A computed fold for a 251-nucleotide part of an RNA from a Bacteroidota bacterium, annotated as large-subunit ribosomal RNA, domain VI. It was read from a public genome assembly. Taxonomically the source falls in Bacteroidota (Bacteria, Pseudomonadati).
Context: one part of a larger RNA
């Protein structure tokens, strides 16, 4: 821009893409078969491999604005206590998120029409013949079935609702993230829990400082402390103010 008034939703599915893998074991059954040695089809069940999709409950990884320990050195006048720098100084742990080595699920069943092939009926050709007319079975291939996209499918579809004009609706702006290079998308904007703060809880670290008590002291104890990023909930304390723009057709 189009889809022939504008808008918000919900859909149909022309078409396109994805997927399509496979092993072992048990059973049927030591059965059919076979002199024996050996040893099945068909069917049923279990456990896997690789691949794919999703997720983070578990197990791990990461986790440079979390906690702790600690070395050297500088600073806060000194002690104590903090703090800068040294690869995040080094080291031990680690929430959320992201992840695989972790967890869940998938390939199918089924139907249609078939290939090779196997047949029925059956003439030409009194027989025979799956074929010439006719009919049936038959594969991971084909068409559906499963998953995803999908009406610019210009062949532009369908349904519902809203607006009859200072309209419905949308945008600018702001607070953000389940989104993200930017647009876009999604949630919210006081008729408010959108983010921050605060409170509580979960979770992490591992028992802060100061002081009391015990000990000559290191240290122990009062103390499951103190501190804390992303998590869950509650709470308007702070910030989402006010406002502006587009839209306004035809019959």
């Nucleotide at each position: 821009c189009g889809u022939u008034g504008g808008a918000a939703a919900a859909u149909u599915g022309a078409g396109a893409g994805g997927a399509u893998c496979u092993g072992a074991u048990u059973u049927u059954a030591g059965u059919a078969c076979g002199a024996g040695a050996g040893g099945a089809c068909c069917g049923a069940a279990u456990c896997g491999g690789a691949c794919g999709c999703a997720c983070c409950u578990c197990u791990g990884g990461u986790g440079u604005a979390u906690c702790u320990g600690u070395u050297g050195u500088g600073g806060c006048g000194c002690c104590a206590g903090c703090u800068g720098c040294a690869u995040u100084g080094c080291a031990g742990a680690g929430u959320a998120g992201c992840u695989a080595c972790g967890u869940g699920c998938g390939g199918a069943a089924u139907a249609g029409a078939u290939a090779a092939g196997c047949g029925c009926u059956g003439a030409a050709a009194g027989c025979a013949u799956c074929u010439a007319a006719g009919c049936g079975c038959g594969a991971a291939a084909c068409u559906a079935g499963c998953c995803u996209c999908g009406a610019g499918a210009u062949g532009a579809g369908u349904u519902u609702u809203c607006c009859u004009u200072u309209a419905a609706g949308g945008g600018u702006c702001g607070u953000a993230g389940u989104a993200g290079a930017c647009g876009a998308c999604u949630a919210c904007g006081u008729u408010g829990a959108u983010a921050g703060g605060c409170u509580a809880c979960a979770g992490g670290u591992g028992u802060a400082a100061a002081g009391g008590c015990g000990g000559u002291a290191a240290c122990g104890u009062c103390a499951u402390a103190g501190c804390c990023g992303a998590g869950u909930a509650g709470u308007a304390c702070u910030a989402a103010u006010u406002a502006c723009c587009c839209g306004u057709a035809a019959a």